[in-house]
């Protein structure tokens, strides 16, 4: 410096006709227990990396930058 690919909860991940923001695992509360653990309810957590740009609408498409992996030097 040049191709490619990744950025979604705290952590590891989904998310295709462009319209509903999400698992599991963690945290908090209740239930269960003589007590803890396990279970089991419920609840709390989101600028969808940034800045624009397309559309009536954007996590999705496009550009731009930032980090982060890999490949060619």
């Nucleotide at each position: 410096g040049g191709g490619g690919g990744c950025g979604u909860a705290g952590c590891u991940c989904a998310g295709u006709u462009g319209g509903g923001a999400g698992a599991g695992c963690g945290g908090u509360a209740g239930c269960u227990u003589u007590g803890c653990a396990a279970g089991c309810u419920a609840c709390a957590g989101g600028u969808c990396g940034u800045c624009g740009g397309u559309u009536c609408g954007a996590u999705c498409c496009c550009g731009u930058c930032c980090g982060c992996c890999u490949c060619c030097a």
A computed fold for a 73-nucleotide RNA from an uncultured Alphaproteobacteria bacterium, annotated as transfer RNA. It was read from a public genome assembly. Rfam family: tRNA. It is annotated as a transfer RNA. Model confidence (mean pLDDT): 81 of 100.